Overview
The part of an RNA shown here (small-subunit ribosomal RNA, 3' major domain) has 480 nucleotides and comes from an uncultured bacterium. Its mean pLDDT, the model's own confidence on a scale to 100, is 81. Rfam family: Bacterial small subunit ribosomal RNA. Its family is annotated with structural constituent of ribosome and ribosome in the Gene Ontology.
[in-house]
Context: one part of a larger RNA
RNA sequence: UGACGGGGACUCGCACAAGCGGUGGAGCAUGUGGUUUAAUUCGAUACAAAGCGAAGAACCUCACCAGGACUUGACAUGCCUCUGCAAGACCACGGAAACGUGGUACCUUCGAGGGUGAGGCACAGGUGCUGCAUGGCUGUCGUCAGCUCGUGCCGUGAGGUGUUCCCUUAAGUGGGGUAACGAGCGCAACCCCUGUCCUUAGUUGCCAACAGGCCUUCGGGUGCUGGGAACUCUAAGGAGACUGCCGAGUUAAGCUCGGGGGAAGGUGGGGAUGACGUCAAGUCAGCAUGGCUCUAACGUCCUGGGCUACACACAUCCUACAAUGGGUCGGACAACGAGUUGCCAACCGGUAACGGUGAGCUAAUCUCUUAAACCGAUCCUCAGUUCAGAUUGAGGGCUGAAAUUCGCCCUCAUGAAGUUGGAAUCGCUAGUAAUCGCGGGUCAGCAGACCGCGGUGAAUACGUUCUCGAGUCUUGCACA
Numbered sequence: 001u002g003a004c005g006g007g008g009a010c011u012c013g014c015a016c017a018a019g020c021g022g023u024g025g026a027g028c029a030u031g032u033g034g035u036u037u038a039a040u041u042c043g044a045u046a047c048a049a050a051g052c053g054a055a056g057a058a059c060c061u062c063a064c065c066a067g068g069a070c071u072u073g074a075c076a077u078g079c080c081u082c083u084g085c086a087a088g089a090c091c092a093c094g095g096a097a098a099c100g101u102g103g104u105a106c107c108u109u110c111g112a113g114g115g116u117g118a119g120g121c122a123c124a125g126g127u128g129c130u131g132c133a134u135g136g137c138u139g140u141c142g143u144c145a146g147c148u149c150g151u152g153c154c155g156u157g158a159g160g161u162g163u164u165c166c167c168u169u170a171a172g173u174g175g176g177g178u179a180a181c182g183a184g185c186g187c188a189a190c191c192c193c194u195g196u197c198c199u200u201a202g203u204u205g206c207c208a209a210c211a212g213g214c215c216u217u218c219g220g221g222u223g224c225u226g227g228g229a230a231c232u233c234u235a236a237g238g239a240g241a242c243u244g245c246c247g248a249g250u251u252a253a254g255c256u257c258g259g260g261g262g263a264a265g266g267u268g269g270g271g272a273u274g275a276c277g278u279c280a281a282g283u284c285a286g287c288a289u290g291g292c293u294c295u296a297a298c299g300u301c302c303u304g305g306g307c308u309a310c311a312c313a314c315a316u317c318c319u320a321c322a323a324u325g326g327g328u329c330g331g332a333c334a335a336c337g338a339g340u341u342g343c344c345a346a347c348c349g350g351u352a353a354c355g356g357u358g359a360g361c362u363a364a365u366c367u368c369u370u371a372a373a374c375c376g377a378u379c380c381u382c383a384g385u386u387c388a389g390a391u392u393g394a395g396g397g398c399u400g401a402a403a404u405u406c407g408c409c410c411u412c413a414u415g416a417a418g419u420u421g422g423a424a425u426c427g428c429u430a431g432u433a434a435u436c437g438c439g440g441g442u443c444a445g446c447a448g449a450c451c452g453c454g455g456u457g458a459a460u461a462c463g464u465u466c467u468c469g470a471g472u473c474u475u476g477c478a479c480a
Base pairs, nucleotide, nucleotide: 001480002479004476005475007474008473009472010471011470012469013468015464016463019428020427021426022425023424026319027318029316030315031314032313033312034310035309042053043052064305065304066303067302068301069300070299073123077122078121079120080119081118082117085115089104090103091102092101093100094099107114108113125294126293128292129291130290134288135287136283137282138281139279141277146185147184148183149182150181151180152161153160154159165176166175167174191271192270193269194268196239197238198237199236200235201234202233206228207227210226211225212224213222214221215220242265245259246258247257248256249255250254321421325380326379327378328377329376330375331374337368338367339366342361343360347356348355349354387418392413393412394411395410396409397408398407434456435455436454437453438452439451440450
C1' cells in the first nucleotide's frame, strides 16, 4: 500500500421487510450429470455451466461408430515429363453407394499455346493437441462510482498528498474548506425510440363539411364516386423541461413542502453506451495464429447407424389439478412484422388436417390476418367430473429421393398421474407483476425454446434491526 475481520461509522441496491405470482409435488418438453453403447462427437460446470455454442441432428449438417473405397488427394499455387485429344457426357457389367472395369462418339487451331487427363516433385489437408504460448471477441464484479496522471509539497524509502474533511447528489454530482493547483479515463450531456404541439407533404393511407351512387327496419349505414387537406396516420424538420417562475425554510451547493403554467417536473419513460482492472474466467469447434503432431492417414469420398439410448439425479420451461372454470352459439377491439423457388383471397370437395381451381400482390394498394383474453345467451353443479390431458389403438393429410430407427398435423377411440405441492428457493416497484393472444428469425418439413409486438391490468414499500452484495472513511492484523 492492499486484501481480510463472526471490528466500527455512514450510505446504497427487489438485499431484507411489505405485497403479488411462481419453482420444489404430477404429466410432458428441452438441457445436463450418470449409466449404457460399436458410437451415444466436442465444448460450457458456484454466482457468471445446464431451452448454453445449436436462429431449428431423418440424409446433409457431422466433427462420432461400423463397413466399403481413394492416395498430389474433395480444395490452392508452381515446376518437369508423357498422351496428342479431349475433360466431361452416354451405354454395358459389378456394387448399398462411392467407385472400378470395358465400350461409343467427340475441342480450337492445326505451329505453338490454352484447357484437360496420366505419371512425378514441391506441397495440399486435419472440427488432431495446447485458451496455461496468442490475436480477436465475450461473460463477470457493475452502469458499481470509481481508476489515474503532470507539476508542486511531505517522507531515508515503499509511498502519501491531490481523491481526506463538512454539506449535497443517482453519481469523484456540485458547493464550502484545504499544500496543493490543474488535467485525463469514467458520471452526466451529445445519439435512437416513446409521450405534446407546430411547419412541410398527401398516395396506396384519411373522410369533417358539400354533392352523387348503393343498402336500408327510414333512425341510419357504406370512402363506392366526384371532390376535400380538416382529422387520423405516415416521415422529414423544428418547438418544448432549464428547479426556468412564485411563496416558505437554509451561508453556499442543493434539498423539502406548496403553487402557477404545462402533454410532460425535477435524470419524464425505455434503449444504446460498460473506466483502470479482477477471475492464467470462456472460446485453438466461428475466424485468425505460434509451437507440437498425423501424412496408405488423426487426410478424403460413400452407404448405414449414432448424436433421439434409460434404473436414476439435477436445471429451465409448458400444461394442469378446475365453477374468477369447462363446452356450444352469437358479437367487438390491436400492434410489431413477413411475402415472387414467396404470401395466397374468393369459390368448390373433404368431419378435419388438407386438396383442387385460381384473383391480387415485388406490397401504407394484395395476402398472411377470423387476434385471444373480453361481452351476451345457454348447458354442466363440485364429482377424479362435460376438470385434466399423458399413454395407446385405428384411419388419414403434408413436406421431402427417403419419415423404420427419428418429423409435424387431422379425425375417431382410449382416457394415466394430478384435488395446489416438505425442507428450501426464484421473479417483480407501474403500463411493472400477473394474464391473453399475435408476428419474426432459423427453416423443404419440424418451436412448449428464443427475439419482438400489442390487449386487459393489480397489490405493496412502516422501515434499514437482520440475510446477501457493493461504495467511502476508520481500526486490528501472525496474510501478500